This is a predicted structure of a 75-nucleotide RNA (transfer RNA) from a Bacteroidales bacterium. Its Rfam family is "tRNA".

RNA sequence: GGAACUAUGGUGAAGUGGUUAUCAUAAUUGCCUGUCACGCAAUAGUCACGAGUUCAAUUCUCGUUAGUUCCGCCA
Numbered sequence: 001g002g003a004a005c006u007a008u009g010g011u012g013a014a015g016u017g018g019u020u021a022u023c024a025u026a027a028u029u030g031c032c033u034g035u036c037a038c039g040c041a042a043u044a045g046u047c048a049c050g051a052g053u054u055c056a057a058u059u060c061u062c063g064u065u066a067g068u069u070c071c072g073c074c075a
Stems, first nucleotide, its partner, number of pairs: 001071007010025004018055001027043005048064005
């Protein structure tokens, strides 16, 4: 320098145009208990950034950023 893939709550993943974005785990609060843990209930917290297409974008297109892999080149 070229190509491919990935980016979703604190963490790990699902969802791939449609009406409240889901699950596990973690956190907080309450119940339970003599206390802690376990268990039960509830709460808060997310689509990397910018533009475009569309009635509608986490999803499609382009660009940017970051990461991973492969190929090539040079000292």